[in-house]
Context: one part of a larger RNA
RNA sequence: UGGCGGAAGGGCACCACCAGGAGUGGAGCUUGCGGCUUAAUUUGACUCAACACGGGAAAACUCACCCGGCCCGGACACCGUAAGGAUUGACAGAUUGAGAGCUCUUUCUUGAUUCGGUGGUUGGUGGUGCAUGGCCGUUCUUAGUUGGUGGAGCGAUUUGUCUGGUUUAUUCCGAUAACGAACGAGACUCUGGCCUACUAACUAGUGACAGAAUUAUUGCUGUUCUGGUUACUUCUUAGAGGGACAAGUGGUGUUCAGCCACACGAAAUUGAGCAAUAACAGGUCUGUGAUGCCCUUAGAUGUCCGGGGCUGCACGCGUGCUACACUGGAGGAAACAGCAUGCAAAACCAUUGCCGAGAGGCAUUGGUAAACCCAAGAAAAUCUUCCGUGAUCGGGAUCGGGAAUUGCAAUUAUUUCCCUUGAACGAGGAAUUCCCAGUAAGUGUGGGUCAUCAGCUCGCGCUGAUUACGUCCCUGCCCUUUGUACA
Numbered sequence: 001u002g003g004c005g006g007a008a009g010g011g012c013a014c015c016a017c018c019a020g021g022a023g024u025g026g027a028g029c030u031u032g033c034g035g036c037u038u039a040a041u042u043u044g045a046c047u048c049a050a051c052a053c054g055g056g057a058a059a060a061c062u063c064a065c066c067c068g069g070c071c072c073g074g075a076c077a078c079c080g081u082a083a084g085g086a087u088u089g090a091c092a093g094a095u096u097g098a099g100a101g102c103u104c105u106u107u108c109u110u111g112a113u114u115c116g117g118u119g120g121u122u123g124g125u126g127g128u129g130c131a132u133g134g135c136c137g138u139u140c141u142u143a144g145u146u147g148g149u150g151g152a153g154c155g156a157u158u159u160g161u162c163u164g165g166u167u168u169a170u171u172c173c174g175a176u177a178a179c180g181a182a183c184g185a186g187a188c189u190c191u192g193g194c195c196u197a198c199u200a201a202c203u204a205g206u207g208a209c210a211g212a213a214u215u216a217u218u219g220c221u222g223u224u225c226u227g228g229u230u231a232c233u234u235c236u237u238a239g240a241g242g243g244a245c246a247a248g249u250g251g252u253g254u255u256c257a258g259c260c261a262c263a264c265g266a267a268a269u270u271g272a273g274c275a276a277u278a279a280c281a282g283g284u285c286u287g288u289g290a291u292g293c294c295c296u297u298a299g300a301u302g303u304c305c306g307g308g309g310c311u312g313c314a315c316g317c318g319u320g321c322u323a324c325a326c327u328g329g330a331g332g333a334a335a336c337a338g339c340a341u342g343c344a345a346a347a348c349c350a351u352u353g354c355c356g357a358g359a360g361g362c363a364u365u366g367g368u369a370a371a372c373c374c375a376a377g378a379a380a381a382u383c384u385u386c387c388g389u390g391a392u393c394g395g396g397a398u399c400g401g402g403a404a405u406u407g408c409a410a411u412u413a414u415u416u417c418c419c420u421u422g423a424a425c426g427a428g429g430a431a432u433u434c435c436c437a438g439u440a441a442g443u444g445u446g447g448g449u450c451a452u453c454a455g456c457u458c459g460c461g462c463u464g465a466u467u468a469c470g471u472c473c474c475u476g477c478c479c480u481u482u483g484u485a486c487a
Stems, first nucleotide, its partner, number of pairs: 001487002003484003007481007016471002020435005027322003031318004035313002043054002065308005071302001076119005086113001089108002092105003123296002126294003132290001134284003137280003144183003148179002150159003162174001164173002188273003194242002198239004204233005209227006248262005324428001328387006342372001348367003352363004394425001400419005441463008
């Protein structure tokens, strides 16, 4: 100087608690991990910091694993064989999963490309992340870190970097043997909310105008539709800007830094990104044509083909989905979003019409997109009818049969639809997770993966609470003082 203390004192955090909410833990199923099993059930990762993680939803491919079978994509050099032929390819039959001349029988074909040694390349999802780079994660989302000159000490070192107040903050005020600085914090970037001020828009609208229908029948007036003649930019879009600074008032405070309340206001704490120093023998050689060394390299750990496996089930653990009903279930009716995506040498997003109980099919047409799908007419919620507390019209696991779709291929059931079957589950022990505002929860929707397939994940809106706005009791973190030679 660190580390540690069942030492003391401050301060902080919903990965801590309190007050609560939703749960998880119990059930069924989904999915990951272990174990067991297996030809193989490829493998990494195991407290936070492994376990719906590897963007890991694997039918083939992927693929690394298992069972079989081809191929050389064995550069290059040297030696050998060798034009009287180094070698290559092949019908048929046998053989084989195979229309692999793989091998055998049979003989044709080819013509220096090869073939046999030796050395040596190359390839490898082979090993080593405890040889590495890079990237990521974590310590660590807190406030921490460093040197120059000066001071103290023989020195390691220390002061600066602080008694106090204050702040989310080593943030400031102030104090001061320190002074003046740097990184981090903040500022910054993106995003959300406001602008009747600017710039505009036939890919966005609104008002006039013209026409048509309807309104009691012509008219007035109102409503709806069509046109694209015109004006404008409130709504929409998106550029440039503005706007909020604790600025105003009142308390409180050294009348400092600030804090609290109120007013004005669209807003008086939107949410994220970025993120220091020092580390870890954290993860990744299975992201890479990044990479050292080792292994292997033709009976291959290279590569391709066929099949299987990664899905296997006495069991244990984790993440989730669906529920246990009446604030509900099932019919019917009416009415509302926001992110985004979409085909040209492959076939994407779909509309409309018809057929079909449905899934889906056939024909058609628009869109390389503010133009078409699409006003994305979303779900819950709302209104209404039936059900009436019963394992019940709750629940929908499991099972049988049938119909489609994707794909070369669906069996170990890809997915969807129809009929049937109708299990556990009556709110979950000890434990334990997450969270404070448009948040939790409920609810659907879009992207990723994707030929097909979400119970995953990343976004998006709609409906929208209860309870804190505190504390250091538990768990941890930071600082100061202190004890200890543990390093």
Description: Small-subunit ribosomal RNA, 3' major domain from a metagenome, 487 nucleotides, folded computationally. Its mean pLDDT, the model's own confidence on a scale to 100, is 81. It matches the Rfam family "Eukaryotic small subunit ribosomal RNA". Its Rfam clan is "SSU clan". Rfam 15.1 lists 75,755 matches to the family in 2,556 species. The full RNA is in RNAcentral, with records from SILVA.